[in-house]
Context: one part of a larger RNA
Molecule: large-subunit ribosomal RNA, domain IV
Organism: marine metagenome
């Protein structure tokens, strides 16, 4: 000097990103216990009091129940009696200590807010959470050789199930709710028309040459073979028509107007598929921003309550609330303390120095 423990005057979070760490609380019995609430909880709420030993209470209350007796359905049955064993509390009196759950082990508590309903799960080895899951909700597919999944197949799972079932997707208890848009993309349905493959089809064209013609250079050219090949017929799909948002998604701008001013219930105009409804809102979302006002503090970029100018909330990519719950996050308070003012001493161990 460090590590691990112990104690500490006065103060008591002034420390610090933050009460991190430590301290404090602690068992049992009794009293007492708020808001809120899904009436279960909250709750060990909070907050108080008691606690040792000896005597009496007390060969007590209570517990257990042998033997015996009676009944008997003869049962490991029922009833009576109560030996033996065990054995408090309340209350009263006394004794000791600084201290009686005398050592050890054994909740700190309260208020407010955010998120997630909850118990649960997770990054084996830096993250336990607000992430995942969840019961509940909705949509969608599937009629059984089911859909779906694995496999080349056989086959298997689904399921020895059968729509109150099974698969997929989203949301995530509960309460109140879940607005408008189908123009785009997707999905579902439709089949009149347009477009359209292979295939069918074979009009026509080319090559070859028996033959014919010939100015002997060549020309024409049937059948067959061969190379091609138009029209026409031709499904789904796409175009098209309709539906569908708890499908993917989307949910405006400018100008004017009221008898102070300000503001605009009102009007005009442009655009759109439709222009954000309820609710919430400087929010886990607010840039400007430490917004403004109020509360809390002597003093508050955090926190709580409001306002609404929402850069850039918003309704199952769910909206807003919500009792209970949380090794979650944030702010405040009580208690408590070496966290600190500010450090000291002690014990053990390590390192270093000296002998």
């Nucleotide at each position: 000097u460090c590590a691990u423990g112990g104690u500490u005057a006065a103060g008591g979070a002034a420390c610090u990103c933050g009460g991190c760490a430590a301290a404090a609380u602690g068992g049992c019995c009794c009293c007492g216990u708020a808001a809120c609430u899904u009436c279960g909880g909250g709750a060990g709420a909070a907050g108080g009091g008691g606690u040792g030993c000896c005597c009496u209470u007390a060969u007590u209350a209570g517990g257990u129940a042998g033997a015996g007796a009676u009944c008997u359905u003869c049962g490991c049955g029922a009833u009576c009696c109560g030996a033996g064993c065990u054995g408090a509390a309340c209350a009263g009196g006394g004794c000791c200590g600084c201290a009686g759950u005398g050592a050890a082990g054994a909740g700190g508590c309260c208020c407010a807010a955010u998120c997630g309903a909850c118990u649960g799960u997770u990054u084996a080895u830096c993250a336990a959470a607000a992430a995942c899951a969840c019961a509940g909700g909705u949509c969608u597919a599937u009629g059984c050789u089911a859909a779906g999944u694995c496999g080349u197949a056989a086959g298997a799972c689904g399921a020895a199930a059968u729509a109150u079932a099974u698969g997929g997707a989203c949301u995530g208890a509960c309460a109140c709710c879940u607005g408008c848009c189908c123009g785009g993309u997707g999905c579902c349905g439709g089949a009149a028309g347009g477009u359209u493959a292979a295939a069918u089809g074979g009009a026509g064209a080319g090559g070859u040459u028996a033959g014919c013609u010939u100015u002997c250079g060549a020309g024409c050219g049937a059948a067959g073979c061969u190379u091609u090949g138009a029209a026409a017929u031709g499904a789904a799909g796409c175009c098209c028509c309709g539906g569908u948002a708890a499908a993917c998604g989307g949910c405006g701008g400018c100008c004017g107007u009221a008898a102070c001013u300000a503001u605009a219930a009102c009007g005009g105009u442009c655009c759109u598929a439709a222009g954000g409804u309820a609710g919430c809102g400087a929010a886990a979302u607010u840039c400007c921003u430490u917004g403004u006002c109020g509360g809390g503090u002597a003093a508050g970029u955090u926190c709580c309550g409001a306002c609404c100018u929402g850069c850039a909330c918003g309704a199952a990519u769910g909206g807003u609330g919500u009792a209970a719950c949380g090794a979650a996050u944030u702010g405040g308070g009580c208690a408590c303390u070496g966290u600190c003012u500010c450090a000291a001493c002690c014990a053990u161990g390590a390192c270093c120095c000296c002998a």